Record summary: Two RNAs folded together computationally: RNase P RNA and transfer RNA, 409 nucleotides in total.

RNA sequence: GAGUCGGCCGGGCAGUCGCUGGGAGAGAUCCCGGAGGAAAGUCCGGGCUUCGCUGGGCAGGGUGCCAGGUAACGCCUGGGGGGCGCGAGCCCACGGAAAGUGCCACAGAAAAUAUACCGCCAGCCCCUAGGGCCGGUAAGGGUGAAAUGGUGCGGUAAGGGCGCACCGCGCAGGUGGCAACACCUGUGGCAGGGCAAACCCCACCCGGAGCAAGACCGAAUAGGGGAGCGUUAAGCGGGCCCACGCAAGCUCCCGGGUAGGUCGCUAGAGGUGCGCGGCGACGCGCACCCAAGAUGAAUGACUGCUCUCGACAGAACCCGGCUUACAGGCCGGCUCCU
RNA sequence: GCGAGAUAGCUCAGGCGGUCAGAGCGUCGGAUUCAUAACCCGGAGGUCGAGAGUUCGAGUCUCUCUCUCGC
Repeated sequence: GAGUCGGCCGGGCAGUCGCUGGGAGAGAUCCCGGAGGAAAGUCCGGGCUUCGCUGGGCAGGGUGCCAGGUAACGCCUGGGGGGCGCGAGCCCACGGAAAGUGCCACAGAAAAUAUACCGCCAGCCCCUAGGGCCGGUAAGGGUGAAAUGGUGCGGUAAGGGCGCACCGCGCAGGUGGCAACACCUGUGGCAGGGCAAACCCCACCCGGAGCAAGACCGAAUAGGGGAGCGUUAAGCGGGCCCACGCAAGCUCCCGGGUAGGUCGCUAGAGGUGCGCGGCGACGCGCACCCAAGAUGAAUGACUGCUCUCGACAGAACCCGGCUUACAGGCCGGCUCCU
Repeated sequence: GCGAGAUAGCUCAGGCGGUCAGAGCGUCGGAUUCAUAACCCGGAGGUCGAGAGUUCGAGUCUCUCUCUCGC
């Protein structure tokens, strides 16, 4: 100098007046707290609440190398394999194409039961520049995104795993590893190209709704009442079927209701520090701390000083992730070049 | 909190991915008419909301983002 990875900050201080939650006080008033790393998108996962989510099956959805972490995950950590980079490092929806079905436009002989346009070669004929018929071949040309293992040698009429060596691939055994997988040895001339973010198969996971969930208080009698169907063969049980369960089912009419208040509501899979275990994600123990909770919905305005003049953006039940947006600045590890 | 959608100026089609980007209205030109409309003939007009990925190939399949609408 160039690069790569990780972490952090994201104006500060003071005064005045407001807004909002809590506390004290009889009151006047006083005291304390008041947005984020993403509060965002709502893309996943859970807590919580409720619904008779009961058992089994089907359907549907999701995930997809291995092991671990976690409340759980599509997240994270470590490892394996593949790709990119000189390197630090980065990226990967990375099970199965010999279970089956399907698709592969155009071009091309042929796009998957194989096949033969040009060419090469043998035979026969016309004849002798050459052409025709029949057969062999897949090395070469040509087409395509993709052409039936690759390179070399031998062999052959020409060729071809036809034979051999190496590489690749399949199978078997052994060694290491929890495993993914790697390595070694032997063996098979090689056996069927791609697409599963096509249907599908395999393994594992998933009940539905969502704080407008839901609970309580509360007023005119607020508690419902009447008729019909159904009585197990019908109905309901929030995709369907069976089992099972229910009377709490369905339809119509009358009456009543839709207001308001309280709770849910923030102390939690919580933070910070130290120690221990673990490569790590993380876990365990001890100590300390409490940090918005509204419901027309607060976090603002002005002034002074100061600096490097301040980005993206603002809670609405709560957490763990992912993704996306972000002016500028700081710190650290590592790599390459000089 | 939940759901649906975005294709020509407007309203909409596009099947398990392939010369397939279409229809109607509108617009432009021609023809007809004395003139206009209608009718008839012909033409133009599209990054398929944006960006990535899968595939030989994406309007279509997958992911992320933006915008719109509904409950």

Rfam match: Bacterial RNase P class A. Rfam links the family to the GO terms dimeric ribonuclease P complex, tRNA processing and ribonuclease P activity.